[in-house]
Context: one part of a larger RNA
């Protein structure tokens, strides 16, 4: 000089956009962050309405629709923090998998017969302070389990064709396996079940590539390889028996220290150095250690189970937690914000749709923390006022600076109007496509109706007035800016070089000046 997730000092109008615990992955009060679905199911059932029945009080059924808690379905593996660990195929970057795997979705091809035992909720009854747990008994399903059919699917065998093979396509026997129903105007429509294709989305292998230390020279024993099973969606010492003795390594094995990796960011003419905050996009953790289980996926942040250490409850017998989610708190620190609003957007998860959740997100709030933008006036104005500084005591400087006259009205103050962010869904109507079909659905276009946290929005206008708005830091030299007083190697400065012992342009005030400006200046690590 640039720059910065800064802090520290002084000072401080306004506004868009952005950032905001770099330190203890330190402990955590509380609220809230992932549910939904009654169009799978039994129950409980208000209003309201219909029958029947009545002693005129009501009872029974029926339709209706709510739904805490349960069964069942998806979804809690995405979204979101976090950077402790990791020097690895974890990143990147380029290839392979004839060695895989895919849950909604989408294209296609075929199918949904017929039965059966339960079991939660629910009743009692019992244990326990509780958490919660056990006995008996009932009860439903798109939950569970057999029997039928099935195939281009599973196995084993046989052929033919390709491959360098290990194995891939085709075909033929044989073998084992499938299902679930709600809704309805009864027409459909949402589903289920077993194949093929695709897409999204992941697994695994490879070459290459990015840290330090030789004051670490030798490492290795499932360690290196082969046969055989075993395991996995899958190849592999991934594991396991058994054989052989191998692998690495100064082209730096091993040990060790450090570190999440990249897109990017700074810096620089560039080669480079340096760094990984926001944002993107992989990994990795989710008090700490260890392990599976459900599933299409997790070895799972807000799931479970065993240990641990902290922290609360207790009737001492047992039990309950997990803020590196979003606010907020203790503490640690030089230092980092609200216990805000709202589902209007955009995305998600469930839903047939209304919809409900969503602390993702969209906003508001604090912080000169950055970058940008604008304003604290403007023309005139010499008696070159007064003060104030200097002086050769003439005068010079502050200085058109002010005042005074003319004028403006940015922002902020106030009055009033005022967008776009909203399309969509829903209703009616109409073509069209599906279909027998003018039901239903779906596309389109039209009309009506409604939905805004932000917000007292943005923008536009009224009213008054120059009215509310300027500091910081330096003036020996490097470096742009000079003289006066105090002070005398004191006090004191200082980046380097140095300055101050009685005329200090270097120290402390004053005047004046120079830079930069809602900043400026130091201080820290980079270039």
């Nucleotide at each position: 000089g640039a720059a910065c997730g800064a802090a520290c000092g002084c000072u401080g109008g306004c506004g868009g956009c952005g950032c905001g615990c770099u330190u203890a992955a330190u402990g955590c009060a509380u609220g809230c962050a992932a549910g939904u679905c009654g169009a799978a199911c039994g129950g409980u059932g208000a209003a309201a309405u219909c029958g029947a029945u009545u002693u005129c009080g009501g009872u029974c059924g029926g339709u209706g629709g709510a739904u805490c808690a349960g069964u069942g379905g998806c979804a809690g593996a995405c979204g979101g923090c976090u950077g402790a660990g990791u020097a690895a195929c974890a990143c990147g970057u380029a290839a392979g998998c004839a060695a895989c795997c895919a849950a909604c979705c989408c294209u296609u091809g075929g199918g949904u017969g017929g039965g059966g035992a339960a079991u939660a909720a629910c009743a009692u009854u019992g244990g326990g302070a509780a958490a919660c747990c056990a006995a008996u008994g009932c009860u439903a399903a798109u939950a569970c389990c057999g029997c039928a059919u099935a195939g281009u699917c599973u196995u084993u065998g046989g052929a033919a064709c390709c491959a360098a093979a290990a194995g891939g396509u085709u075909u033929c026997a044989a073998u084992g396996u499938a299902a679930a129903g709600g809704c309805u105007u009864c027409g459909g429509u949402c589903g289920c079940c077993c194949g093929a294709g695709g897409a999204c989305g992941g697994g695994c292998u490879u070459g290459c590539g990015g840290c330090u230390u030789a004051u670490c020279a030798g490492c290795u024993a499932g360690u290196u390889g082969g046969u055989g099973g075993g395991g996995u969606a899958a190849a592999g010492g991934c594991c396991c028996a058994c054989c052989a003795a191998g692998g690495c390594g100064a082209c730096g094995a091993u040990c060790c220290u450090u570190a999440g990796c990249u897109g990017g960011u700074c810096u620089g003419a560039g080669a480079g150095g340096a760094u990984g905050a926001u944002c993107a996009g992989c990994c990795a953790c989710a008090c700490u250690g260890g392990a599976a289980c459900u599933g299409a996926g997790a070895c799972a942040c807000g799931g479970u189970c065993c240990a641990g250490a902290c922290u609360c409850c207790u009737a001492c017998g047992g039990g309950a937690g997990g803020c590196a989610g979003c606010a907020g708190u203790g503490g640690g620190g030089a230092a980092u914000a609200u216990u805000g609003c709202g589902c209007a957007a955009u995305g998600g998860g469930c839903g047939a749709a209304a919809g409900c959740c969503u602390g993702a997100c969209g906003c508001a709030g604090c912080c000169a923390u950055g970058c940008c933008g604008c304003g604290u006036g403007u023309g005139u104005g010499a008696a070159g006022a007064a003060g104030g500084c200097c002086u050769u005591a003439g005068g010079g400087u502050u200085g058109u600076a002010a005042a005074g006259c003319a004028c403006u009205u940015u922002c902020a103050a106030u009055u009033g109007g005022g967008a776009a962010g909203a399309a969509a869904a829903g209703u009616u109507u109409g073509u069209c496509g599906u279909u027998a079909a003018u039901a239903g659905c779906g596309c389109c276009a039209a009309g009506c109706u409604c939905u805004g946290a932000c917000a007292u929005u943005a923008c536009c206008u009224u009213u008054a007035g120059a009215a509310g708005a300027a500091g910081c830091a330096c003036c020996g030299g490097c470096u742009a800016a000079c003289u006066c007083c105090g002070u005398g190697c004191c006090a004191g400065c200082a980046g380097c070089c140095g300055c101050g012992g009685u005329a200090a342009u270097a120290c402390g005030g004053a005047g004046g000046g120079u830079g930069c400006g809602a900043g400026c200046g130091u201080u820290a690590a980079u270039c």